The RNA shown here (Bacterial RNase P class A) has 322 nucleotides and comes from uncultured Butyribacter sp. The organism belongs to Butyribacter, within Bacteria. The sequence is in RNAcentral, with records from MGnify. Its Rfam family is "Bacterial RNase P class A". It is annotated as a ribozyme.
RNA sequence: GACAGUCGCAUCCAGCAUAUAUUUAAUAGCUGGAUGAGGAAAGUCCGGGCUCCAUAGGGCAGGAUGCCGGAUAACGUCCGGUGGAGGUGACUCCCAGGAUAGUGCAACAGAAAAUAACCGCCUGCCUUAAGGCAGGUAAGGGUGAAAAGGCAAGGUAAGAGCUUACCGCUUCCCUGGUAACAGGGUAAGGCUGUGUAAACCCCAUCCGGAGCAAGGCCAGACAGGGACAGUACAGUUGCCCGCUGUGUCUCGGGUAGGCUGCUUGAACCCGCUGGUAACAGCAGGUCUAGAUAGAUGAUUGUCUGAUACAGAACCCGGCUUA
Numbered sequence: 001g002a003c004a005g006u007c008g009c010a011u012c013c014a015g016c017a018u019a020u021a022u023u024u025a026a027u028a029g030c031u032g033g034a035u036g037a038g039g040a041a042a043g044u045c046c047g048g049g050c051u052c053c054a055u056a057g058g059g060c061a062g063g064a065u066g067c068c069g070g071a072u073a074a075c076g077u078c079c080g081g082u083g084g085a086g087g088u089g090a091c092u093c094c095c096a097g098g099a100u101a102g103u104g105c106a107a108c109a110g111a112a113a114a115u116a117a118c119c120g121c122c123u124g125c126c127u128u129a130a131g132g133c134a135g136g137u138a139a140g141g142g143u144g145a146a147a148a149g150g151c152a153a154g155g156u157a158a159g160a161g162c163u164u165a166c167c168g169c170u171u172c173c174c175u176g177g178u179a180a181c182a183g184g185g186u187a188a189g190g191c192u193g194u195g196u197a198a199a200c201c202c203c204a205u206c207c208g209g210a211g212c213a214a215g216g217c218c219a220g221a222c223a224g225g226g227a228c229a230g231u232a233c234a235g236u237u238g239c240c241c242g243c244u245g246u247g248u249c250u251c252g253g254g255u256a257g258g259c260u261g262c263u264u265g266a267a268c269c270c271g272c273u274g275g276u277a278a279c280a281g282c283a284g285g286u287c288u289a290g291a292u293a294g295a296u297g298a299u300u301g302u303c304u305g306a307u308a309c310a311g312a313a314c315c316c317g318g319c320u321u322a
Stems, first nucleotide, its partner, number of pairs: 001303007009036008018028003038309001042320002045318005050211004057241004062207005067081005082096001083094004097202002102200002104196003118141002120137007149167002152164003168191001169189003172185005215260004224251005232246004267286003271282004
């Protein structure tokens, strides 16, 4: 620790009638029966049910999500797929819309990270030569994570998509797919200097607030003082419009107990059907805590390999953590 027994604890159901109260089964008590912490009850991170503001609404601000399709009451959750990254592989992960709307940032190195020129190459001039000056260049070298698509040929004073062929990229077309997307086609184009949006931002979709200490009923107790007020004030995120109401704010004394909400649920279990799945439908069965200073402990016997994290407080679906 598990099982079985005995005694004990809490709630509910059915009785008894011992005491109090009182004419009934209320309180306490007795008898019998049924039930009695999780898979995370933790965190309070999301989504709701329910209650109130309230008899409504709209806008701004703000916040959340972010590939496609589906499930769900809903979600930032789950299932499937696409794309990307990692891995020998089975598989795993994703901060997954937009960088050509704009702004910002990118250490060091480097000429330069949006006004490209350090070395080098070419032309012209000066000079005995070394070298110097002016112009052109971005193919070669260097720096870097990244530097004006790649590799060849032609061309050029030297070079450069300057031109051409082949790749790459963008647009368009065809095929498949619900779609994200995949495959194909020179059909057109000489094409765009890096990254970053869990930076600001843009785009699309969604979002009222507060919360069971919500709220409802009964009981109890309610001295006084001051300020403002109708073109004003008050009303559950903030602001504005609108709507509703007539009192609002502040200092201070007194009362604050009980009942309810409170557990039958978007519930659970088995089977069948549909679906790749999440899940849905049909049929049958079950009722499984409701405390409020807060309930489950002790003991005997048998078995056992070791057993952790840990204890409901309105309820449910997830996520995260141990």